[in-house]
RNA sequence: AUGAUAUUCUGGAGAAGUCUGCUUUUGCAGAUGCCGAAGGUGCAAGGCGCUUAUUGCGUUAAAUCUCUCAGGCAAAAGGACAGAAUUAAAUCG
Numbered sequence: 001a002u003g004a005u006a007u008u009c010u011g012g013a014g015a016a017g018u019c020u021g022c023u024u025u026u027g028c029a030g031a032u033g034c035c036g037a038a039g040g041u042g043c044a045a046g047g048c049g050c051u052u053a054u055u056g057c058g059u060u061a062a063a064u065c066u067c068u069c070a071g072g073c074a075a076a077a078g079g080a081c082a083g084a085a086u087u088a089a090a091u092c093g
Stems, first nucleotide, its partner, number of pairs: 001091002006086006016032001018031005033073003039069001040067001042065001046060005
């Protein structure tokens, strides 16, 4: 000098205050319909290897895309991500 990581603050979307039973309840169990931005699943170009040398096979391969397992569908909470402050692993000089 760059700065992983962690903490705090600020902003932060979508979709049912659905139905049935129990219950003091915002809780529990079940049913139907939805949402994608905790977490998780899947992979295109390309790279690498093999090969009968062709567009063949194997492997690797990200996301806010995809799936909806998990989670969520009033408010609160949570929330990817973004900004600010502090922290300072590691690398370089």
This is a predicted structure of a 93-nucleotide RNA (Glycine riboswitch aptamer). The model forms 89% of the base pairs in the Rfam consensus. Its Rfam family is "Glycine riboswitch aptamer". Gene Ontology term of the family: glycine biosynthetic process.